[in-house]
This is a predicted structure of a 357-nucleotide RNA (Bacterial RNase P class A) from a Rhodospirillaceae bacterium. The coordinates come from a structure-prediction model, not an experiment, and the mean pLDDT is 75. The source organism's lineage runs through Bacteria, Pseudomonadati, Alphaproteobacteria, Rhodospirillales and Rhodospirillaceae. Its Rfam family is "Bacterial RNase P class A". About the family: Ribonuclease P (RNase P) is a ubiquitous endoribonuclease, found in archaea, bacteria and eukarya as well as chloroplasts and mitochondria. The family's RNA type in Rfam is ribozyme. Its family is annotated with tRNA processing, ribonuclease P activity and dimeric ribonuclease P complex in the Gene Ontology.
């Protein structure tokens, strides 16, 4: 000074005016009264008011309701190992394979020796896998070949072709034999474990590759959702029709069967009314500071602090400064994750080129 690579942060500010909404707590005036108050209106005071992703609605909860007595079975999820986590498919730490000089990154990471299926075209042949060119031995010839029989080292086709690299050996060849290496099984040492070892010892050993193919195998999962549920007033037409059942048989018991329980009303057209209003709804698996325990996620101890709660849906105009001249983008019970977008602009480890001292 350059490139890169990981991780943290900021996302206009400041000041005036006018306006919206939530809490507080004063004051005026009406109405009701059980004379506690309690509710309409109005005045002006205090004090909050969208996100790092508030997005995808993928994933897991917490919470509301239903079940929960046991069996089957279907559907679904995850798929190296060890922790964290309220819990995951999320994080974290290590193994293994993989890219990159590196720092780092990626992984849909159990089984293919339970079975069934795929591998297109080339290519003899694509796995109970074969011989096209060759090479080697006999027979025979019209000398151009033809038969038969050995052979998978050489050669050719492919993603991929009966392990590789010397030496023996043979007819000519092969693990055929042999020494390495690979490769399997077993043992050993290290590790909590995946596993890893230039550790020891048997074996000539061949069974391809694909499971994000069907599947197998471990383990996990009841259902339904705030338009969940509660509560209050109000209105209408406590209508009509039809099947089904009232004995135990319909029905229900939030996949489906069975068994068990409850059991007199259930199921389906038709028509009619209401679609108001309260709570749920924000004090939480919260935030922030500190101290300790861990490699780490994260745990635990003490302090200190309160928050946006709309419901046709709030923060919205304007004027001055001033800046990095403003990307993506607006909650609707809430929380922990992932994954997508994001102008600009900021710190901070590493890595690795180059110049110079």
């Nucleotide at each position: 000074g350059g490139a890169g690579u990981c991780g943290g942060c900021c996302g206009g500010g400041c000041a005036g005016u006018c306006g919206c909404u939530g809490g507080g707590a004063c004051g005026g005036u009406c109405u009701u009264u059980u004379c506690g108050a309690a509710g309409a209106u109005u005045g002006a005071c205090c004090u909050g008011g969208a996100g790092g992703a508030a997005a995808g609605u993928c994933c897991g909860g917490g919470c509301u309701c239903c079940g929960u007595u046991g069996g089957g079975c279907a559907g679904g999820g995850u798929g190296c190992c060890a922790g964290g986590u309220a819990a995951c498919g999320c994080c974290u730490g290590g193994g293994a394979g993989g890219c990159g000089u590196g720092a780092g990154c990626c992984u849909a990471c159990g089984g293919c020796c339970a079975g069934u299926g795929c591998c297109a075209c080339a290519g003899a042949a694509a796995a109970u896998a074969u011989a096209c060119c060759g090479c080697c031995g006999g027979a025979u010839u019209a000398c151009g070949g033809u038969c038969c029989g050995g052979u998978a080292a050489g050669g050719g086709u492919g993603a991929a072709a009966a392990g590789g690299u010397g030496c023996g050996g043979u007819a000519a060849g092969a693990g055929c034999g042999c020494a390495c290496c690979g490769c399997g099984c077993a043992g050993g040492u290290g590790g909590u474990a995946a596993c890893a070892c230039g550790c020891u010892g048997c074996g000539g050993c061949a069974a391809g590759g694909u499971a994000a193919a069907c599947c197998c195998c471990a383990c996990c999962c009841g259902g339904a959702g705030c338009a969940a549920g509660a509560c209050c007033g109000a209105a209408u037409a406590g209508g009509g029709g039809a099947g089904c059942g009232u004995u135990u048989c319909a029905g229900u018991g939030u996949g489906c069967c069975c068994a068990c329980a409850c059991g007199a009303g259930c199921u389906c057209c038709c028509g009619g009314g209401u679609a108001g209003g309260u709570c749920g709804c924000u004090a939480g698996a919260g935030g922030c500071g500190u101290g300790u325990g861990g490699c780490g996620a994260c745990g635990c101890g003490c302090g200190c602090u309160c928050g946006a709660g709309a419901u046709g849906a709030a923060u919205g105009a304007c004027u001055g400064u001033u800046c990095u001249c403003g990307a993506c983008a607006g909650a609707a019970c809430c929380c922990g994750g992932c994954u997508u977008a994001c102008a600009g602009g900021c710190c901070g480890g590493c890595u690795c080129c180059c110049a110079c001292u």